[in-house]
Order: sequence, then structure tokens, then C1' cells
RNA sequence: ACUUCAUGCAGAAGCGCGGAGGGAAGGGCCCUGUGAUGCGCUGCCAACCGGCCGGAGGAUGGGAGCGGUGGCAAUGCCUGGAGUGAGGCAAUUUUGGCUCACCACCAUGGAGG
Repeated sequence: ACUUCAUGCAGAAGCGCGGAGGGAAGGGCCCUGUGAUGCGCUGCCAACCGGCCGGAGGAUGGGAGCGGUGGCAAUGCCUGGAGUGAGGCAAUUUUGGCUCACCACCAUGGAGG
């Protein structure tokens, strides 16, 4: 690389570097010279894994935030693919869009590799 499991409508800043696009890809809609995206320092948020308690040497659970990660615009910003199912709305004999669930894609963590 890839496989698998779990989570993704909550939360979280300031300064410096730098100088034009960026928010994963298409379409929207937004952010951005009142300096974005990105990088650095400090801070903060959270609690996936380890450590701690407890339990049966287990699972569920608990507190804390020491270590490993992660994150700090907007629901993963919305949508998406050959998307599928259900519900109801409008129109009228056929179509449109809305809500929910599932699935796919993406991101993060753990395990395998």
C1' cells in the first nucleotide's frame, strides 16, 4: 500500500513566517491582501491507544490528562457514486424536489500487515 473495527451535527486561540488562492476530487455555497490555505512557537479542545482504578488475568465501565496520536470556519459546510429503501408534499397521469435510514467515498484512531 492494503484489510478490519470504531468515531465523525459538541468543543477549542494568540503571535510570527509567508504572500494567493483555499475549503480532498466534480457541482454548489462559503473563507480569503481587514492576509486565507500552508509552516513555526506557545496555548487550548477532546479522550482513539498506552499507563491508573475496578472487574475474573475478561468485557462493559470510571477518573485523570503523564505518554503516543488527533484537532482548534461553516454538520465530513451541502451534495455526490449505477446509489438503495421508507415516509410524506406538490403537480396530474407523468415528474419534481423534501426528510430519515443504509451504503459508498473521505478523515482520524486502534489492530493486522
Molecule: SAM riboswitch aptamer (S box leader)
Organism: Myxococcales bacterium